This is a predicted structure of a 72-nucleotide RNA (transfer RNA) from a Microcaldota archaeon. Its Rfam family is "tRNA". By type it is a transfer RNA. NCBI's taxonomy places the organism under Archaea, Nanobdellati, Microcaldota.
RNA sequence: GCCUCGGUAGCUCAGCGGUAGAGCACCUGUUUCGUAAACAGGGGGUCACGAGUUCGAUCCUCGUCCGGGGCU
Numbered sequence: 001g002c003c004u005c006g007g008u009a010g011c012u013c014a015g016c017g018g019u020a021g022a023g024c025a026c027c028u029g030u031u032u033c034g035u036a037a038a039c040a041g042g043g044g045g046u047c048a049c050g051a052g053u054u055c056g057a058u059c060c061u062c063g064u065c066c067g068g069g070g071c072u
Base pairs, nucleotide, nucleotide: 001071002070003069004068005067006066007065010024011023012022013021018055026042027041028040029039030038048064049063050062051061052060
């Protein structure tokens, strides 16, 4: 330099055009003499960045940045 996969909640990851989700973590409540566990509820996101296509983009196209793998 080229090819390829990925970047979404604090962490691990779903979601592949039509309202952004789960598990764990965190907070509150119930329960307990108290803690943990269990159960119920809650908060938390410029979907890496910019542009384009579209009525509509996390999703499609182009560029940039970051990370993994491969080739030379």